[in-house]
RNA sequence: CGAUGAAAAAGCCAACCCUGCUGCAAGGCAGGCACGGAAAGCAAAAGGUCUGGGACAGACGGUUUUGCUGCCAUC
Numbered sequence: 001c002g003a004u005g006a007a008a009a010a011g012c013c014a015a016c017c018c019u020g021c022u023g024c025a026a027g028g029c030a031g032g033c034a035c036g037g038a039a040a041g042c043a044a045a046a047g048g049u050c051u052g053g054g055a056c057a058g059a060c061g062g063u064u065u066u067g068c069u070g071c072c073a074u075c
Base pairs, nucleotide, nucleotide: 002075003074004073005072012037013036017032018031019030020029021028022027035062041068042067043066045065046064047063048060049059050058051057052056
């Protein structure tokens, strides 16, 4: 530098549920917990789902694809 992700996990994230705050709602934020994750990191371009509406405005990435970056292990 390249390929791969069967097994493992130093470090990292944290579903569901509970509590508080917030939003008309979908949802968001914080704390607890730990089902899981090899991008469960970032973006949000194409699709998808959802909410309030009515010539639109929003929400979701632990939804598929895509772009960029990165850890560990093996070769």
Background: Predicted 3D model of a 75-nucleotide RNA (c-di-GMP-I riboswitch aptamer) from a Nitrospiraceae bacterium. NCBI's taxonomy places the organism under Bacteria, Nitrospirota, Nitrospiria, Nitrospirales, Nitrospiraceae. The coordinates come from a structure-prediction model, not an experiment, and the mean pLDDT is 76.